[in-house]
RNA sequence: GAAGCUGGCCAGACAGUCGCUGCGCGCGCAAGCGCGGAGAGGAAAGUCCGGGCUCCAUAGGGCAGGAUGCCGGUUAACGGCCGGGCGCCGCGAGGCGAUGGAAAGUGCCACAGAAAAUAUACCGCCGAUGGCCGCGCAAGCGGAUCAGGUAAGGUUGAAAUGGCGAGGUAAGAGCUCACCGCGCUGAUGGCAACAUCAGUGGCAGGGUAAACCCCAUCCGGAGCAAGACCAAAUAGGCAGGCGUUGAGGCGGCCCGCUGAGCCUGCGGGUAGGUUGCACGAGCGUACGGGUAACCGUGCGCCUAGAGGAAUGACUGUCAGGGAGCCGCCCGGCUCCUUACAGAACCCGGCUUAUCGGCCAGCUUCAAAU
Numbered sequence: 001g002a003a004g005c006u007g008g009c010c011a012g013a014c015a016g017u018c019g020c021u022g023c024g025c026g027c028g029c030a031a032g033c034g035c036g037g038a039g040a041g042g043a044a045a046g047u048c049c050g051g052g053c054u055c056c057a058u059a060g061g062g063c064a065g066g067a068u069g070c071c072g073g074u075u076a077a078c079g080g081c082c083g084g085g086c087g088c089c090g091c092g093a094g095g096c097g098a099u100g101g102a103a104a105g106u107g108c109c110a111c112a113g114a115a116a117a118u119a120u121a122c123c124g125c126c127g128a129u130g131g132c133c134g135c136g137c138a139a140g141c142g143g144a145u146c147a148g149g150u151a152a153g154g155u156u157g158a159a160a161u162g163g164c165g166a167g168g169u170a171a172g173a174g175c176u177c178a179c180c181g182c183g184c185u186g187a188u189g190g191c192a193a194c195a196u197c198a199g200u201g202g203c204a205g206g207g208u209a210a211a212c213c214c215c216a217u218c219c220g221g222a223g224c225a226a227g228a229c230c231a232a233a234u235a236g237g238c239a240g241g242c243g244u245u246g247a248g249g250c251g252g253c254c255c256g257c258u259g260a261g262c263c264u265g266c267g268g269g270u271a272g273g274u275u276g277c278a279c280g281a282g283c284g285u286a287c288g289g290g291u292a293a294c295c296g297u298g299c300g301c302c303u304a305g306a307g308g309a310a311u312g313a314c315u316g317u318c319a320g321g322g323a324g325c326c327g328c329c330c331g332g333c334u335c336c337u338u339a340c341a342g343a344a345c346c347c348g349g350c351u352u353a354u355c356g357g358c359c360a361g362c363u364u365c366a367a368a369u
Stems, first nucleotide, its partner, number of pairs: 001365010012318007020039002023036005041340001045351002048349005053223004065219005070084005085099001086097004100214002105212002107208003122154002124150003129147002132143004162180002165177003181203001182201008227275004237266006248258003282301008319338008
C1' cells in the first nucleotide's frame, strides 16, 4: 500500500427569526400574556422471547398442551449473553450450526434404479459342488452354463449395507490380517461437554426426530383499555315522609284548569376528573474481582411524560459525502446531498430498517528498511 475479519462509537455543528407541548413563577375575572427552565432513539419500529408491576384464579399432586434441548457460567428472568467442546466452511483473522435419543416403538424415503431396508440380484464374474456333452480303460481333462455360488466391478440415486491394501478363493466375501472408522472396557487430562492413549470385540444396526415419539428442564390466566380513588345529569333500585279529604304542575300571588305522584336520604354504575406515571434490575465515572458475559464499592447526576399524541420550519456560516468544470500539482468554482425513523406503564434481549463517517484490535498478500 491492497484486500479482508471482529468489536465499539457518532447520527451534522453554530447563530438568528418564527412556531409547538408540559412544568414553575408573576399578571389577569377569564380567555390568555410575560419570564424561566425542560422536551425522542440506536433502533423509540416489529411485538418475537423474558421479567417487573397490577388484577383474577389457586390445598397438594398428576394428565393434557406449549416451549427449550452439547457442557459450564451469567442474570430478576430468558429461547438472550459470555466462555468452552464438537461438526462444517475459509490460506487466515474468523464465520455458520434447533448441536439430547434412530440399539423403546410406529411411520416416511418422490423419480431413477436389480434393490431404499427381515434385504435383493439387471448387467457382470465364477462353474469348486450336483447334473449335462465330448475325450479317456481309469484317475482325470476339456466344454457349455441347467441348478447354483457371488456382491469384487458396472448401471441409478440426495443416500446402496464400513473404507483401503494384502492374503485368500472357482469367483468372491471381515473369510483372515495390518491401518483407518465404529462399538465396548480401562487409564490419563478436564467441574463438565469432550479429548488422548491402551486393550478388546469382530462389523452387527442406511437416512429422517424443524415426522409421531422417548428423555430432561421450564411454563396458571389476562394485561396500564391492568388496577386504585373522587364523582355529575338522566333513568332505574332501596328506605322514610307526604298525597285522590287533591300532593305536584300551569314563571311570584289569587281564581281557574289539570289529576298521581311528589320530597328527602342512601347505595351501585356511566360521563368526567385524579392516580398508576417517571428515583429506576437507572445513567456517568473511578477502583477492585472475573478470560469474558457480569458483579461489588466509592463519588457525581436527575434525564420527555402527552393522552390522538408536542419535540418543528426557514435563512446564513461552517463541516462530511457525491457529480461536473477549471487547473501541472496543491487547490478553486458551481450544483446536489446529509439516512432510517417518531416515546404512549417500565426494563433486559432478539430481529428488521439505516446517507455517511470515526476509532481499536487482528489476518493475508506485496514492497522497502
The RNA shown here (Bacterial RNase P class A) has 369 nucleotides and comes from Sulfuricella sp.
The prediction has a mean pLDDT of 78.
Its Rfam family is "Bacterial RNase P class A". Its family is annotated with dimeric ribonuclease P complex, ribonuclease P activity and tRNA processing in the Gene Ontology.
The source organism's lineage runs through Bacteria, Betaproteobacteria, Nitrosomonadales, Sulfuricellaceae and Sulfuricella.